Model confidence (mean pLDDT): 85 of 100. A computed fold for an 89-nucleotide RNA from Carboxydothermus islandicus, annotated as c-di-GMP-I-GGC riboswitch aptamer. The sequence was found by an Rfam model in a public genome assembly.

C1' cells in the first nucleotide's frame, strides 16, 4: 500500500415499540436486532438528499392556501480523515 474469512478479541445497532425534545426533517434515553470490516469521527467551507419555523413572493381575505429559500437535519447515500485483527506485496 492492497485485500478480507468459516479466525480471535471485541464493537456498533435498522425497522418497530416506548419516554422526552423539535414546526418538521430529525435527535436523545430504554427495549429491540435488519444488518455493518470502519454502521468510528467529519455537515455554510467536497458532492448528494430531507425538512421549511422564521423570512420572501403570489392567490380566491381566510387564525386560509401555493411556491421559493437553510443559517435546521441526514455520514446506515457517495466522499474526506483515522483505526483492531489477519493475509498478500
Nucleotide at each position: 500500500c492492497c485485500c478480507g474469512a468459516u479466525a480471535a478479541a471485541g464493537g456498533c445497532a435498522a425497522a418497530c415499540c416506548u419516554g422526552g425534545c423539535g414546526a418538521a426533517a430529525g435527535c436523545c434515553g430504554g427495549g429491540g436486532g435488519c444488518g455493518c470490516a470502519a454502521a468510528g469521527c467529519u455537515a455554510u467551507a467536497g458532492g448528494g438528499g430531507c425538512u421549511a419555523a422564521a423570512g420572501c413572493a403570489g392567490g380566491u381575505u381566510g387564525u386560509c392556501u401555493u411556491g421559493c429559500u437553510a443559517u435546521g437535519c441526514c455520514a446506515g447515500c457517495c466522499a474526506g480523515c483515522u483505526g483492531c485483527c489477519g493475509g498478500g506485496g